[in-house]
Context: one part of a larger RNA
């Protein structure tokens, strides 16, 4: 000097920021990912009309609107939040390679969307289960699935031709040829999608020099282990893995082992070199009850998903089942220690959606702790050779001390009364125009231009009035270092101390009071690091 602190004492307010550093202990609740009806099928419900039946307030049927729960489909759910356990590694960091690679959605270009077809969930009906749920038998629909046409600059084979490179290669052209492969509709008629290709643009896998703690009281390691050859498999190159073949690889310039650790930008401290550290912000990386596996998917080997085991809780009718807060709160437990089972989507951003909109404990807010930084207050001015108490003395005095009383002022903060906000503009809605489309001055798409309209925080920030010196000082030291001295008690006792030391009857050094010094909403101790 710094701190994610903790402890003791004290505590007025306000601004910003930060708050489980320990058990990657175990979890009761509730909430954290859903959306679309403009993609289908259906249609509870509830409401308006007409009609019959009539126990006069119900039923039945018909017509119009409404459109729920669950379903099939699409997209999200691989973002976002959260933790640091595991890793000493191409995990990170910087610099590069991909001519060994993939990219949903986004932008641009260019074409294409032709005609059929079988089912299935919802629902009904049986049926089985204590539940979870599950079997069978029948109806149905789609932007669900599934042939068939077309088909290219696409892909795959064979031919030839330019350009270029980094070694295997790369690229471009063409009417070379041969086989191959697609597609779906909705609606308000305006757009919205769907399908193949080219190109960008995001993202992402994958290789490489180089850097990246301790211990040698670790010195040898190594059998898919080092290459090869073939073959699989992958988006992709590679012992990635499989087969056969050869003995190779690494290692004191430190392999192996072992302990220890999430990495950086950064942060603290130094003048700098350095040294320490990686909390919160921000990149990157690994994990999601342990451990293992795939599956859907453009992307996961997936925190709030499947299966498999394990361990643990918990329901059970004893056959069977359910479950994972290292999201956000909370709740037990550790523990020196660390918050609310709070409002709101108004802004920002993010999924769904033509849209309105509907999710978002992401995020904006509030609450709580002086944790931390910074700001403000606790009063100003006048007032005695100096009141009282207190201390103290050589008894005259001396100190607290302009301090207080007592006069005059003033109004931060806190208290009361009154006004009252930026943050909000888009998008949707109205009005006017312009424009595409269309017969159209109807209706609408898209563009301008003006309007209303939307705020959790919050009646908060902020301003004005009003009363009123009222409510607001505490800590720790005073032998030296190191600023700050006396009396009184005590008597090597009780006690202090960070060192040097200090008490054994005169202690400035224990304990008290007077005084005083230091810093102040804090003071001090203890950790830990420079």
């Nucleotide at each position: 000097g710094a701190c994610g602190a903790a402890c003791g004492c004290u505590g007025g307010c306000g601004g910003c920021g930060g708050g489980c550093c320990u058990a990657a202990c175990a979890c009761a609740u509730g909430c954290a990912a859903g959306u679309c009806g403009a993609a289908g099928g259906g249609g509870a419900u509830u409401c308006a009309g007409g009609g019959g039946g009539c126990u006069u307030g119900c039923c039945c049927u018909c017509u119009g609107a409404u459109g729920a729960g669950a379903c099939u489909g699409g997209c999200g759910c691989a973002c976002g939040g959260g933790u640091g356990a595991g890793u000493a590694a191409c995990a990170c960091g910087u610099a590069g390679a991909u001519a060994a690679u993939c990219u949903a959605u986004c932008u641009u270009c260019a074409g294409a969307u032709g005609g059929g077809g079988g089912a299935u969930a919802a629902c009904c009906g049986c049926g089985g289960g204590a539940a979870a749920c599950c079997g069978u038998g029948g109806c149905u629909a789609a932007u669900a699935c599934c042939g068939c046409a077309u088909a290219a600059u696409g892909c795959a084979g064979c031919g030839g031709g330019g350009c270029c490179g980094c070694a295997u290669g790369g690229c471009c052209a063409u009417a070379g040829u041969u086989g191959u492969u697609a597609a779906a509709g909705a609606u308000u008629u305006a757009u919205c999608g769907u399908c193949u290709g080219a190109a960008g643009g995001u993202g992402a896998g994958u290789c490489u020099g180089c850097g990246u703690c301790g211990c040698a009281u670790u010195a040898g390691u190594u059998a898919g282990u080092u290459g090869g050859c073939a073959g699989g498999g992958u988006a992709a190159c590679g012992g990635c893995c499989u087969g056969c073949c050869a003995a190779g690889a690494c290692g004191a310039u430190g392999a192996u082992g072992c302990g220890u650790a999430g990495c950086u930008g950064g942060u603290c401290u130094g003048a700098g070199a350095g040294g320490a550290u990686g909390a919160u912000c921000a990149g990157c990386c690994a994990c999601a009850c342990u451990g293992g596996c795939a599956c859907u998917g453009a992307g996961a080997c997936a925190c709030g998903g499947u299966c498999c085991a394990g361990a643990c809780u918990c329901c059970u009718a004893c056959g069977g089942g359910a479950g994972g807060c290292a999201g956000c709160a909370g709740u037990g437990g550790g523990g020196a220690a660390u918050a609310u089972u709070g409002g709101g989507c108004a802004a920002u951003g993010g999924g769904c959606g033509c849209a309105a909109g509907c999710c978002u404990g992401a995020c904006c807010c509030a609450g709580c702790g002086a944790c931390g930084c910074c700001g403000c207050g606790u009063g100003c001015g006048g007032g005695a050779g100096g009141a009282c108490g207190c201390u103290u003395c050589u008894c005259g005095g001396a100190g607290u001390g302009u301090a207080a009383a007592c006069c005059g002022c003033u109004g931060u903060c806190a208290g009361a009364g009154g006004g009252g906000a930026c943050g909000a503009a888009c998008g949707g809605c109205c009005c006017g125009g312009g424009u595409g489309a269309g017969a159209a001055u109807a209706c609408u798409g898209c563009c301008c231009g003006g309007g209303a309209g939307u705020g959790a925080c919050g009646g908060u920030a902020c301003c004005c009035u009003c009363a009123a010196a009222g409510g607001a000082a505490g800590c720790g030291c005073c032998g030296g270092c190191u600023a700050a001295c006396u009396c009184c008690g005590u008597g090597c006792c009780a006690g202090c101390a960070g060192c040097c030391g200090c008490g054994g009857u005169a202690a400035u050094a224990c304990g008290g009071a007077g005084g005083g010094c230091g810093c102040a909403a804090g003071c001090g101790u203890u950790g830990u690091u420079c």
The prediction has a mean pLDDT of 85. This is a predicted structure of a 530-nucleotide part of an RNA (small-subunit ribosomal RNA, 5' domain) from an uncultured bacterium. Rfam family: Bacterial small subunit ribosomal RNA.